[in-house]
RNA sequence: GGCUCCAUCGUCUAGUGGCCUAGGACACUGCGUUCUCAUCGCAGGAACAGGGGUUCGAUUCCCCUUGGAGCUA
Numbered sequence: 001g002g003c004u005c006c007a008u009c010g011u012c013u014a015g016u017g018g019c020c021u022a023g024g025a026c027a028c029u030g031c032g033u034u035c036u037c038a039u040c041g042c043a044g045g046a047a048c049a050g051g052g053g054u055u056c057g058a059u060u061c062c063c064c065u066u067g068g069a070g071c072u073a
Stems, first nucleotide, its partner, number of pairs: 001072007010026004018056001028044005049065005
């Protein structure tokens, strides 16, 4: 240089055009339980890498950029 794949809460991830006001686990915060801590129960906050396009409608499809991984010379 060429080709392929990936990017979603703090972390790991689900989602394959409308039922998404984006779900789950861990973590975090508050409350309860406990003499205290832990455990356990309940509640809460928190995310679609950036730009453009297609579409009535995009986290999802297409293009570019950025970052990462792999293959190849």

This is a predicted structure of a 73-nucleotide RNA (transfer RNA) from Candidatus Liptonbacteria bacterium RIFCSPLOWO2_01_FULL_53_13. The coordinates come from a structure-prediction model, not an experiment, and the mean pLDDT is 81. Its Rfam family is "tRNA". Rfam describes the family as follows. Transfer RNA (tRNA) molecules are approximately 80 nucleotides in length.